[in-house]
Molecule: small-subunit ribosomal RNA
Organism: Chitinophagales bacterium
RNA sequence: AAAUAAACUUUUACUAUGGAGAGUUUGAUCCUGGCUCAGGAUUAACGCUAGCGGCAGGCAUAAUACAUGCAAGUUGAACGAGAUUAGUUUUAGCAAUAGAACUAGUUUAGUGGCGCACGGGUGCGUAACGCGUAUGCAACCUACCUUAAACAGGGGAAUAGCCUCUCGAAAGAGAGAUUAAUACCGCAUAACAUAUAUUUAGAGCAUUCUAGAUAUAUCAAACCUACGGGGGUUUAAGAUGGGCAUGCGUGACAUUAGCUAGUUGGUGAGGUAACGGCUCACCAAGGCAACGAUGUCUAGGGGGUCUGAGAGGAUGUCCCCCCACACUGGUACUGAGACACGGACCAGACUCCUACGGGAGGCAGCAGUAGGGAAUAUUGGUCAAUGGAGGCAACUCUGAACCAGCCAUGCCGCGUGCAGGACUAAGGCCCUAUGGGUCGUAAACUGCUUUUGAAUGGGAAGAAAUGUAUCUACGUGUAGAUAUUUGACGGUACCAUUAGAAUAAGGAUCGGCUAACUUCGUGCCAGCAGCCGCGGUAAUACGAAGGAUCCAAGCGUUGUCCGGAUUUACUGGGUUUAAAGGGUGCGUAGGCGGACUCAUAAGUCAGUGGUGAAAGCCUUCAGCUUAACUGAAGAACUGCCAUUGAAACUGUGAGUCUCGAGUUCGGUUGAGGUCAUUGGAAUGUAACAUGUAGCGGUGAAAUGCAUAGAUAUGUUACAGAACACCAAUUGCGAAGGCAGAUGACUAAACCGAAACUGACGCUGAGGCACGAAAGCGUGGGGAUCAAACAGGAUUAGAUACCCUGGUAGUCCACGCCCUAAACGUUGAAUACUCGACCUUAGCGAUAUACAGUUAGGGUCCAAGCGAAAGCGUUAAGUAUUCCACCUGGGAAGUACGUUCGCAAGAAUGAAACUCAAAGGAAUUGACGGGGGCCCGCACAAGCGGAGGAGCAUGUGGUUUAAUUCGAUGAUACGCGAGGAACCUUACCUGGGCUUGAAUGUGAGUGACCGGUGCCGAAAGGUACUUUCCCUUCGGGGCACAAAACAAGGUGCUGCAUGGCUGUCGUCAGCUCGUGCCGUGAGGUGUUGGGUUAAGUCCCGCAACGAGCGCAACCCCUAUCUUUAGUUGCCAUCAGGUUAUGCUGGGGACUCUAAAGAGACUGCCUACGUAAGUAGUGAGGAAGGUGGGGAUGACGUCAAGUCAUCAUGGCCCUUACGUCCAGGGCUACACACGUGCUACAAUGCGCAUUACAAAGGGUUGCAACAUGGUAACAUGAAGCCAAUCCCUAAAAGGUGCGCUCAGUUCGGAUUGAGGUCUGCAACUCGACCUCAUGAAGUUGGAUUCGCUAGUAAUCGGAUAUCAGCAAUGAUCCGGUGAAUACGUUCCCGGGCCUUGUACACACCGCCCGUCAAGCCAUGGAAGCUGGGAGUGCCUAAAGUCUGUAACCGCAAGGAGCGGCCUAGGGCAAUACUAGUAACUGGGGCUAAGUCGUAACAAGGUAACCGUACCGGAAGGUGUGGUUGGACCACCUCCUUU
Repeated sequence: AAAUAAACUUUUACUAUGGAGAGUUUGAUCCUGGCUCAGGAUUAACGCUAGCGGCAGGCAUAAUACAUGCAAGUUGAACGAGAUUAGUUUUAGCAAUAGAACUAGUUUAGUGGCGCACGGGUGCGUAACGCGUAUGCAACCUACCUUAAACAGGGGAAUAGCCUCUCGAAAGAGAGAUUAAUACCGCAUAACAUAUAUUUAGAGCAUUCUAGAUAUAUCAAACCUACGGGGGUUUAAGAUGGGCAUGCGUGACAUUAGCUAGUUGGUGAGGUAACGGCUCACCAAGGCAACGAUGUCUAGGGGGUCUGAGAGGAUGUCCCCCCACACUGGUACUGAGACACGGACCAGACUCCUACGGGAGGCAGCAGUAGGGAAUAUUGGUCAAUGGAGGCAACUCUGAACCAGCCAUGCCGCGUGCAGGACUAAGGCCCUAUGGGUCGUAAACUGCUUUUGAAUGGGAAGAAAUGUAUCUACGUGUAGAUAUUUGACGGUACCAUUAGAAUAAGGAUCGGCUAACUUCGUGCCAGCAGCCGCGGUAAUACGAAGGAUCCAAGCGUUGUCCGGAUUUACUGGGUUUAAAGGGUGCGUAGGCGGACUCAUAAGUCAGUGGUGAAAGCCUUCAGCUUAACUGAAGAACUGCCAUUGAAACUGUGAGUCUCGAGUUCGGUUGAGGUCAUUGGAAUGUAACAUGUAGCGGUGAAAUGCAUAGAUAUGUUACAGAACACCAAUUGCGAAGGCAGAUGACUAAACCGAAACUGACGCUGAGGCACGAAAGCGUGGGGAUCAAACAGGAUUAGAUACCCUGGUAGUCCACGCCCUAAACGUUGAAUACUCGACCUUAGCGAUAUACAGUUAGGGUCCAAGCGAAAGCGUUAAGUAUUCCACCUGGGAAGUACGUUCGCAAGAAUGAAACUCAAAGGAAUUGACGGGGGCCCGCACAAGCGGAGGAGCAUGUGGUUUAAUUCGAUGAUACGCGAGGAACCUUACCUGGGCUUGAAUGUGAGUGACCGGUGCCGAAAGGUACUUUCCCUUCGGGGCACAAAACAAGGUGCUGCAUGGCUGUCGUCAGCUCGUGCCGUGAGGUGUUGGGUUAAGUCCCGCAACGAGCGCAACCCCUAUCUUUAGUUGCCAUCAGGUUAUGCUGGGGACUCUAAAGAGACUGCCUACGUAAGUAGUGAGGAAGGUGGGGAUGACGUCAAGUCAUCAUGGCCCUUACGUCCAGGGCUACACACGUGCUACAAUGCGCAUUACAAAGGGUUGCAACAUGGUAACAUGAAGCCAAUCCCUAAAAGGUGCGCUCAGUUCGGAUUGAGGUCUGCAACUCGACCUCAUGAAGUUGGAUUCGCUAGUAAUCGGAUAUCAGCAAUGAUCCGGUGAAUACGUUCCCGGGCCUUGUACACACCGCCCGUCAAGCCAUGGAAGCUGGGAGUGCCUAAAGUCUGUAACCGCAAGGAGCGGCCUAGGGCAAUACUAGUAACUGGGGCUAAGUCGUAACAAGGUAACCGUACCGGAAGGUGUGGUUGGACCACCUCCUUU
């Protein structure tokens, strides 16, 4: 104020306008914490660029030096004089003219007056009453101005100038003569002035002040005039301006802690405008300082400005106020005012002039110059306006001021066009490229407009006053009116007209932060970078281009300030573990403080008054076309002072109280402390005895001791140190710490009682005291243990760990040291906030019961807190008080300085430089010479091998013209290759080709292929020759093939890729959804108890479900059934043969191949809740997955492959493509892998005799026959296969020989002769025959495979293939074992847990010396400066002062002297800066050396203090800590 309502009442409005984050530590997370960015600002500078205007700004550096010009004069109405103009008069002259006087004007040096103390500049100094603010002056001054009062009488002596002269180069100086004044000096007059004395009244704030009375004394003036006026003297007041004093506020450093002799005060005097140690004499001994004196460094202060939400922080350029300064230092004079920017004197430095005698100067005024610097303007115009000085005025002066010039330096405004216009032109760029996209409606083109610019024309406001003239009113002046005069800027602003898109766009950026993306080039190079970070051949991060984004006449960069930064935290932080609680107590100052009453009013709150300059900020309005800018008004200025009031709280004063605190009385407790006495065990030593060969020590040893009798045992003696059991998560103490017993002395706590005091309290900077161990000093003591040291081991070494010795020390007394992981890593005190349990000492009570209670010691938890771990009445909760401490890591608890200490050292305690992190807690992994559980031919138990030999094969190496390439721990090495004589082939040598060796389209041709000759190694070249098919007659098939278009690459990158593969591992794991827990990463589920081959299943459970894996489904195999019987089979029937399913037939059987059945812990017993396990159980062909195969989760190894293939990018293009011949891949001192054959009798040879399965076959398998010793050859039936063939199976059985030998083993090697394949067996094939007959006698260290139809052993087949280097690979069957107690150990794996400084994940991380380079820094003999102080000497100018001789009548002066002092010199000292031979550590730096100290039990747990030692990390002793792992034990809780 509005609405509703009758009213009560209710609702709304009004007020306030403001606070954003991000990146970066990690594998990920939360936190702590620093660094960096986005914003704003700028007296700026630099780079690129630039059309215009308005407004503002413009030496931050050298307060460096300055050429030249200007910046303070004015006044003739104060004065004399000169010059000059005009006029008048006069003299001379004929005149021109000259001279003189007067009047008026102009001008000038000088005297006088006023001004020069303002205005303008700068920021050296100053940390101060300098500035700001508020007061005071009862302690003061103030020219000009205003008001009021009074007065102005009468005299005098000079002097500058001028003139004459002297000196001097000059500047200037001097002498003489003469002259005026508003200059100077007496005299008179004078109080309401001043001083003194007396006195009255009043007041106040202490000295005192105000008003008055009386007396005495002292002091004044100037004239000019146009006659209007102006000016003068004194006094009082005002105004203005100043002076002084005070409260409060106003930098850094304590590694500056003591300073001060005029110092502090008093009395007296002097001095000043004035108070005052301001100065002096005397007296006293004070004054300042931890609330920071003194010292050092830095700095003008404020209004304001920038920033910020604010509080603050930073700053002080322009404008305003104050201060200080004027070449440096000192000094005074004049004056109202100065110790004086454009005055004086002196000293100094510098510059200039000089005749060398002497002089001159002061831009931090405006311009300007040099210099410095990253950097800052014109030697401009005008007094037109505003203001100032002088003048009566006109006016003069004014580098103040107003204007202009230069500069994008800033702020603001405007423009560089607008509309239409598509084949979305050309061109550029990009792409998936016959095309698309983009620049882009952009352009061209059409129409329109004309700001700005150009041309032409017009053209201001700023001007009001003053003066002059006229008029009016009072009356010759003032006031008013009218007319007129005056513009640097400037012909500028502004306005109009004309033509014409005409004259006008750049800069930065484009990885994230942060808006904006592609191509090319480059290849850890060149470079970028604010932080993180980009760049090592596919760079959105470098350079370029295209495009895009953001700003725009600017855009970026750099510097600086605030912000973000709550990162100094008042608002608004922290301290268990991140940085941070003092080692502990007592206690001073200080801070804080119980209940009640009264008073007060300092703090506090409210009202009022004063002040808080203007400008600025904010709001409103107004003026420039707008804005910037400017003006007016308001608000604000959060402050200070005064005053009035309030009295709750704090304070203060007074009084009272008892609950805080203390005292008293009675008990209790304890390793509390100090001193003394005393005890036993053990140890060592000594003596004696017994006794004999070892003892001791270790992982194992050795050193050591011992036959000169050890160790062991016994007895005795001595010594020193420590106190078993009790004993405990016990107790006491402030902490450190304290343990046999007894006594003395002494301190404390608690309980009970409630008598006494009456807030006496809490905390506590400095201070004082105590303070483990080690260490130090003096004197003792010395048993044990034991740094150092010695020896022995260990080891690569071993300055260590282990062992044997062993000295300081360990112990005592006294005195030092003063530090520890001195820790609960947790300061003290008080109050409040759920509980459970244990325990110590009391009380209550008869009670070792207990529901009570007090004070301690512990464990677990609620709320709450915390980053989390955790804390949780013993707080890390909620609050209050006080103290201490922190502000990124390193350098560094170091250096320097200081204090303490005998020393060791302690305390205090930085910086340069360097990094972008360092760190805390927790999470997931990985790892551990951590733990638990479990599995696997992992070990063990067995069997057979490898490693030794020969050969085969692969690899390395070497060699080579080439020995093509790849694979390299497991997971390369009989691997790619399942087959290198040519080919393959990729390599080498040589010879050729270039749209190409191959493929596609294909005009055209009708052949092509082929054959022959020549050259050639061949490829190839060349010449000759031969020569189509089908047809519906349209054509088609086939072949060749010009041109053109598409080539090709076993070249590179497997670290650009796809696909495929290996490995962990056929291990049992890997995940998800929802829910729940956690701030989060994550966890839970998936852990636990059982069980399993299995995350297999069961039970439990904040989880419930699900997926990929496991298993199952698939294939083979083991049994049966059904169906079907040919090429297979043949029981029964028939035929036939020497003989054979040979034939008819059959489906029974075997078999074949399709469909089914079957096995599921289904049944039984035992155990078990269940899952399941056990059983020589039953049944069954098969029994607990029956056996085998295929099948390989999420992922790991940048594993392998660009040479199977595919593919991005790069590279080659008469070659890195392609064709051909020959060679090579087959080399050979050697090393390794994988195999074969052996070494023999369980064997070998010969002869004879059985039994398979699975494969293959027409470019083929080939029976059979013949020949050959044989490989094989010749001929040849059958078979495209359950039919025929390969095909003999071998080991086995039987018989004979061999008899343990380098052999009747073994077969390498070599010679000779053959066979086969193939254009071709030389390099370089296989096979056959004969001959030859090597090594090798079971294999070192070490190592591999295998758990049943397996190992071992035996043969068969196939792929590749002309043939084969096959002993390889892949299948097939035959014969056919042994062993497994078990999980301690090795290896690998799984689960749980634990530690971690690892996350590229232990092949990790990481420490120190040494060596190299660079950087900053400490010490240091010495050298060189700087400012300040002290003492002494000297001392200018000058003030003050003294003064007899000289001058003067005198006043006085000169001269001389004194005090003080700038400056100078000498001396010693302190501080500070620079430099330095040498020297110390520190930091940083892809790949240096030595070790391996730390992180896991880090391989000796680590760390702290201390001592000693050592190349180094470090080691050892001693005491302490847990911020150590693990095991055992103890205690407690729950359950039985």